[in-house]
The part of an RNA shown here (large-subunit ribosomal RNA, domain VI) has 262 nucleotides and comes from a Gemmataceae bacterium. The coordinates come from a structure-prediction model, not an experiment, and the mean pLDDT is 85.
Context: one part of a larger RNA
């Protein structure tokens, strides 16, 4: 831009792409077969490998704005307590998120038309012949089934709902405005940008604050014991990112577009 008024939702599926993998074991059965050795077709069931999709409850990893310990040095006048730098200084743990080696799931399958192949009936050619007319069986392949996208499928589909009003007029027209949408703003388990999604004060969208959770592991300071290092006690303490819930304290200001043509 189009889809012949303007919008908001929900859809159909022409068509596109993907998947459709493989092994072992058990039963059938030590059966058929075979002198024996050996050893099935078929049907049923179980467990795996690799691959794929999703996820983070568990097991782990990471976790450079969480907690603790600790070395050297510098600073805060000194002590104590903290902070800076040294690969995040090093070390031990670790929330959310992300993640695999973790968890869950998937390959199912009735059917249709076939390939090679195997057949039925059957002439040309009194026989024979799967083929010439006709009719079957038959594959991990094709199609269908399953999953994803999908009406620019210009053959542009379908259903439901909303808005199609008022004023002026010299009757040529002009103005305001609908449903709804956008810019903009607050943000996001959405994201390169755009898009998408949640919101914009009649508000829990983000920050802050409050409560909780989680993590770390008993803060500082005081007191007590000890010459002291240190230990005990107040104390499962103090601190705690991204998590959960609540609360308008802060920030979501301000503006624009938008319908009957031929």
């Nucleotide at each position: 831009c189009g889809g012949a008024g303007g919008a908001g939702a929900c859809u159909u599926g022409a068509g596109u792409g993907g998947u459709u993998u493989u092994c072992u074991c058990u039963c059938u059965a030590g059966u058929a077969c075979g002198a024996g050795a050996g050893g099935a077709u078929u049907g049923a069931g179980a467990g795996g490998g690799a691959c794929g999709u999703a996820c983070c409850u568990c097991u782990g990893g990471u976790g450079u704005g969480c907690c603790a310990g600790u070395u050297g040095u510098c600073g805060c006048g000194c002590u104590a307590g903290c902070g800076g730098c040294a690969c995040c200084g090093c070390u031990g743990g670790g929330u959310a998120g992300c993640u695999a080696u973790g968890u869950a799931c998937g390959g199912c399958u009735a059917g249709g038309a076939u390939a090679a192949a195997c057949g039925c009936u059957g002439a040309a050619g009194g026989c024979a012949u799967c083929u010439a007319a006709g009719c079957g069986u038959g594959a991990a392949g094709c199609u269908a089934u399953c999953c994803u996208c999908a009406a620019g499928a210009u053959u542009a589909g379908g259903u439901c709902u909303c808005c199609u009003g008022c004023c002026c007029u010299u009757c040529g027209g002009g103005g305001c405005g609908a449903a709804g949408g956008c810019u903009c703003c607050u943000g996001g388990a959405a994201g390169a940008c755009c898009a998408c999604c949640a919101g914009g004060u009649a508000u829990a969208u983000a920050g802050g604050c409050c409560g909780g959770g989680u993590g770390u592991g008993u803060a500082a300071g005081g007191c007590c014991a000890g010459u002291a290092a240190u230990g005990g006690u107040c104390u499962a303490a103090g601190c705690u990112a991204a998590c959960c819930g609540g609360u308008a304290c802060u920030a979501a200001c301000a503006g624009c577009c938008g319908a009957a043509c031929g």